About this RNA
The prediction has a mean pLDDT of 80. The RNA shown here (transfer RNA) has 72 nucleotides and comes from uncultured Alistipes sp. The source organism's lineage runs through Bacteria, Bacteroidota, Bacteroidia, Rikenellaceae and Alistipes. Its Rfam family is "tRNA".
RNA sequence: GGCUCUGUAGUUCAACGGAUAGAAUGGAAGUUUCCUAAACUUUAGAUGGCGGUUCGAUUCCGCCCGGAGCUA
Numbered sequence: 001g002g003c004u005c006u007g008u009a010g011u012u013c014a015a016c017g018g019a020u021a022g023a024a025u026g027g028a029a030g031u032u033u034c035c036u037a038a039a040c041u042u043u044a045g046a047u048g049g050c051g052g053u054u055c056g057a058u059u060c061c062g063c064c065c066g067g068a069g070c071u072a
Base pairs, nucleotide, nucleotide: 001071002070003069004068005067006066007065010025011024012023013022018055027043028042029041030040031039048064049063050062051061052060
C1' cells in the first nucleotide's frame, strides 16, 4: 500500500430502518447503621467526524479518523 472486521454511558454489552437509545457495573445524593460495608430509593452520564439515501438512520451507502487482523 491492498483487503476484511470493528467504533454506543467511566467499563462490559444490548437496541426489525420507527417507543424518551436500554441493562449490568461504576459515579453522586438520600434512607437505614454508633461508623463502614451491604440492602433499598432517587439521580447524572453515550451513538468517532463529515456527507448521502429515506417520511424517519445507532442501524443502509461514501469518504475521513481510531483500533484489530490478513496479505505483499